[in-house]
Molecule: c-di-GMP-I riboswitch aptamer
Organism: Peptococcaceae bacterium UBA5752
RNA sequence: UAUAGAUAAUAGCAAACCCAUCGAAAGAUGGUGACGCAAAGCUACAGGGCCUACGAAAUGGCAGCCAGCUCCCUAA
Numbered sequence: 001u002a003u004a005g006a007u008a009a010u011a012g013c014a015a016a017c018c019c020a021u022c023g024a025a026a027g028a029u030g031g032u033g034a035c036g037c038a039a040a041g042c043u044a045c046a047g048g049g050c051c052u053a054c055g056a057a058a059u060g061g062c063a064g065c066c067a068g069c070u071c072c073c074u075a076a
Base pairs, nucleotide, nucleotide: 004074005073012037013036018031019030020029021028022027035064041069042068043067047066048065049062050061051060
């Protein structure tokens, strides 16, 4: 130095299940709980993709699918 990532340090997030609330649903929020994560931080008509609704079509959702932007530490 960071296109790399350890049986290192520090700090952090929290899948599924269950409970409550909201919602037509997908899903969201809170509690519980840790499967995992160096970006599992932020960004959702206006990059791709996926889910729900619908005769068809998102104006509803998903950032823990890819992506964009930003960020802690550092051995070899």